[in-house]
Record summary:
The part of an RNA shown here (small-subunit ribosomal RNA, 5' domain) has 509 nucleotides and comes from a marine metagenome. RNAcentral holds the full RNA, with entries from SILVA. It matches the Rfam family "Bacterial small subunit ribosomal RNA".
Context: one part of a larger RNA
RNA sequence: GAACGAACGCUGGCGGUGUGCUUAACACAUGCAAGUCGAACGAGAAAGUUUCCUUCGGGAAGCGAGUAAAGUGGCGCAAGGGUGAGUAACACGUGAAUAAUCUACCCCCGAGACUGGGAUAACCUGGUGAAAACUAGGCUAAUACCGGAUAAGACCACGUCCCGCAAGGGAUGCGGGAAAAGGAGGCUCAACCUCCACUUGGAGAUGAGUUCGCGGACCAUUAGCUUGUUGGUGAGAUAACAGCUCACCAAGGCUACGAUGGAUAGCCGGCCUGAGAGGGUGAACGGCCACACUGGAACUGAGACACGGUCCAGACUCCUACGGGAGGCAGCAGUGGGGAAUAUUGCGCAAUGGGCGAAAGCCUGACGCAGCAACACCGCGUGAGCGAUGAAGGCCUUAGGGUCGUAAAGCUCUGUCGAAUGGGAAGAAUUCUGACGGUACCAUUAGAGGAAGCCCCGGCUAACUCCGUGCCAGCAGCCGCGGUAAUACGGAGGGGGCAAGCGUUGUUC
Repeated sequence: GAACGAACGCUGGCGGUGUGCUUAACACAUGCAAGUCGAACGAGAAAGUUUCCUUCGGGAAGCGAGUAAAGUGGCGCAAGGGUGAGUAACACGUGAAUAAUCUACCCCCGAGACUGGGAUAACCUGGUGAAAACUAGGCUAAUACCGGAUAAGACCACGUCCCGCAAGGGAUGCGGGAAAAGGAGGCUCAACCUCCACUUGGAGAUGAGUUCGCGGACCAUUAGCUUGUUGGUGAGAUAACAGCUCACCAAGGCUACGAUGGAUAGCCGGCCUGAGAGGGUGAACGGCCACACUGGAACUGAGACACGGUCCAGACUCCUACGGGAGGCAGCAGUGGGGAAUAUUGCGCAAUGGGCGAAAGCCUGACGCAGCAACACCGCGUGAGCGAUGAAGGCCUUAGGGUCGUAAAGCUCUGUCGAAUGGGAAGAAUUCUGACGGUACCAUUAGAGGAAGCCCCGGCUAACUCCGUGCCAGCAGCCGCGGUAAUACGGAGGGGGCAAGCGUUGUUC
């Protein structure tokens, strides 16, 4: 000198764009953050209101309404959002391999969708319990579930051919396995057609798993480490290779090119600095990874060992009739606590994107916006011109004067920002639909009015005098100032620098 997710002191007019718990991965009240589909399915209220009946207590029917809430089923919930605890590792970056693999929804191509069956929730009737919830019997549906037929090298067993160095890939002969008979529309039915959904195979796209080469930190005041350890055979497991697991066999494997151990740490694109080389760093934005109270486990599923799922154990908090139960903000707000320190319990799905749905639409604290904060960057303003008798006043003085100083006053103007009034968007594609927002912007009006501070002045280093103090009080980044004439302390006048900021502290180059 530059930089900052900064903090502190003094000060503070406006706008735009960004950014905002770096500390306790500490604990959390409350609300919201993942639902949707009635065009898969069966069932189905109430309040209210209208009419009728009435013993005036009420009852029945219609509308409400095939609505609400619930249930079976499908898809989603593995994305999006948060955090950086752990991890020195194929975690990450980069380049390869997969002939060792999987991939829901989507696109293209081929084939198909025939015929049967038994249940079960909801519901009803009981029972247990304070609750959470559980349980017995009975009824019922499906795109839920289960048989049979058809059935292709798509799969399996045996065999053959081609390719490949090989593990293996491709083709094929003989034997073993699927579906929703669905939903909606086209005039009601049948037939038929269309759309959506379904089964199976191939191919694509996308996403993912696994393996390998190379690369990026500290300590040797850590020198030896290892028994599933290293390899083989066989088996099991997996989508898949493999000690991944198991049985048996062999005794190997790593290490001074740093094993093992310890301490630290998410990695990268980037960001800061620097002429560069390099050094530092990994906030915001983007990619990957890991985690979801702590530890462990599996289930479902195309995909999880699953933040707002399940089970077990633990700590903590809450309810309890003491028998037993409930919970997990490192989602968005918000609270306590810690801290030098970091914001609203806001508006909206209008846009972009996502889930479901044929669609209308519903959901979306993703997102779009608004609020708070000079936290950062950028822009603007706090007036302009004229104005000497150099006014008054302050300060200094050699008492003559000098200086603040065209500065003020005064005169003539302007109208940025702010204020008031009126108009008023784009963002919407596509008929409708705008949170922002009566915002931006435009016009008019009044009026210099509402808007300047902070640090420094011994040298480094731009800027000097007076008074007070008297090694005191104090200053200080370094050198050093202060003990009676202090340009270094405190005040004043003057001056210098930057400016809605200025200084200080911390950290990096």